[in-house]
Context: one part of a larger RNA
RNA sequence: CUGGGCGUAAAGGGAGUGUAGGCGGGAUUAUAAGUUAGGAGUUUAAUACACGGGCUCAACCCGUGGUCUGCUCUUAAUACUGUAGUUCUUGAGUAUGGGAGAGGGUGAUGGAAUUCCAGGUGUAGCGGUGGAAUGCGAAGAUAUCUGGAAGAACACCAGUAGCGAAGGCGGUCGCCUGGCCCAAUACUGACGCUGAGGCUCGAAAGCUAGGGGAGCAAACAGGAUUAGAUACCCUGGUAGUCCUAGCCGUAAACGAUGGACACUAGUUGCUGGAGGAGUCAAUCUUUUCGGUGACGAAGCUAACGCAUUAAGUGUCCCGCCUGGGAAGUACGCUCGCAAGAGUGAAGCUC
Numbered sequence: 001c002u003g004g005g006c007g008u009a010a011a012g013g014g015a016g017u018g019u020a021g022g023c024g025g026g027a028u029u030a031u032a033a034g035u036u037a038g039g040a041g042u043u044u045a046a047u048a049c050a051c052g053g054g055c056u057c058a059a060c061c062c063g064u065g066g067u068c069u070g071c072u073c074u075u076a077a078u079a080c081u082g083u084a085g086u087u088c089u090u091g092a093g094u095a096u097g098g099g100a101g102a103g104g105g106u107g108a109u110g111g112a113a114u115u116c117c118a119g120g121u122g123u124a125g126c127g128g129u130g131g132a133a134u135g136c137g138a139a140g141a142u143a144u145c146u147g148g149a150a151g152a153a154c155a156c157c158a159g160u161a162g163c164g165a166a167g168g169c170g171g172u173c174g175c176c177u178g179g180c181c182c183a184a185u186a187c188u189g190a191c192g193c194u195g196a197g198g199c200u201c202g203a204a205a206g207c208u209a210g211g212g213g214a215g216c217a218a219a220c221a222g223g224a225u226u227a228g229a230u231a232c233c234c235u236g237g238u239a240g241u242c243c244u245a246g247c248c249g250u251a252a253a254c255g256a257u258g259g260a261c262a263c264u265a266g267u268u269g270c271u272g273g274a275g276g277a278g279u280c281a282a283u284c285u286u287u288u289c290g291g292u293g294a295c296g297a298a299g300c301u302a303a304c305g306c307a308u309u310a311a312g313u314g315u316c317c318c319g320c321c322u323g324g325g326a327a328g329u330a331c332g333c334u335c336g337c338a339a340g341a342g343u344g345a346a347g348c349u350c
Base pairs, nucleotide, nucleotide: 004321005320006319007304008303012318014201015200016199017198021194022193023192025088026087027086028085029084030083031082033081034080035077036076037075038074039073040072041071042070049065050064051063052062053061054060091191092188093187094186095185096183097182098181099180103177104176105175106174107173108172109171110154114150115149116148117147118146119145120144121143125136126135162169163168206247207246208245209244210243211242215241216240220236221235222234223233258317259316260315261314262313263312266295267294268293269292270291271290272289273288274287275286276285299306300305323350324349325348332343333342334341335340
C1' cells in the first nucleotide's frame, strides 16, 4: 500500500469552534483539464516470450516479430468530475409572531438545620458501640427555652422530567446574556458537511496569592478490634472542601457507541409547541413537528444485544487499532511554579 476493523475482544479524540485540505443539491450554456476512443513518436542493447534458422542434438549462437507499463504530440467525443457563466429552491441561513427550560454570568434576599457565644430552667450524667473505651461533664455538661454570631448547602416540589457542545446545572427575586422549538408567510440563493494543525471550554483532586472556615474530613493523635491492624468501628483533628484572581488539563471525561445527510414495520409512556373535532371549561380524540424513555419487525451481531435516538442499508469527512508483558515506561522534545501532562519506543521475554 491492499484488505479488515473500533458498544463489551486492540481501537471514537473529553467537548466545541474553525484554518488548510477532502467531499458536496436541481436546470442550462461554454470549455475540454481529468475521462473515453483513434493515430503518431518514444520506451538503449542483451535477457524473457513467440516463430524461424545455424553448430550432428542440446546447452549456446543468430534473425524476425510482439507485448507490458509510462511519457509526449495529435484528432475526435462530452455522459460523469473539474473550470467559467446564467438560473432555481428543496439543503443552509435571515426576518416576523409565539413558547418551554436547574443553560451561563452577576447582584440581592429567605427559611430549616448545624456549630459556637451570652443568659434562664435544671441535675448527674452525656456521648459512642456489636460490646466498650478514649472524649465531654459539679469550673454545672447532655436536655430544654430566649437572644445573638458564622459559614456552607438548598428538604418537600423532584420525575428512566427539563436545559447545555461536553464538563455540568437545583431555595427565591432582579439585571445582563447564549442556544433551542413551533407556526405562517416573505427574503438571500448552495452561502453546505467534515475538519490535520490552531484556538476556546473542560468534574474532582492538586498548585500560587489573598480572604474565609459552620459542618465534613485525607494526613495525624488517641481508644477499640486483632496473632498483628500502619485498616474497617469510635473520639478528636490539619490541609482541603467555600470566595476572588491565576495555573493545572486529567477521569469508568461512559451511551465504554465521532460528526453530518438520506432511506428502512409497528406498539406504548413522558415532555415542548401547532392544527382540527367535540356538551369548544376541565378534558378527550385525532393529525403534525421537536425532544426523551420502554418494547419490538426486517436486517445486523461471535454472542450478549442493537433495532427511525441503529450496533440496519448507503454516501462524505475526521480520529484511532494491528498478539500479551516490558510500558503509557525510557530517551528526546513541547507545556507546567510544582505535581505532572502531551508525544512515545526498543532490548529482552511468553
The part of an RNA shown here (small-subunit ribosomal RNA, central domain) has 350 nucleotides and comes from a metagenome. The coordinates come from a structure-prediction model, not an experiment, and the mean pLDDT is 86. The full RNA is in RNAcentral, with records from SILVA. Rfam family: Bacterial small subunit ribosomal RNA. Rfam links the family to the GO terms structural constituent of ribosome and ribosome.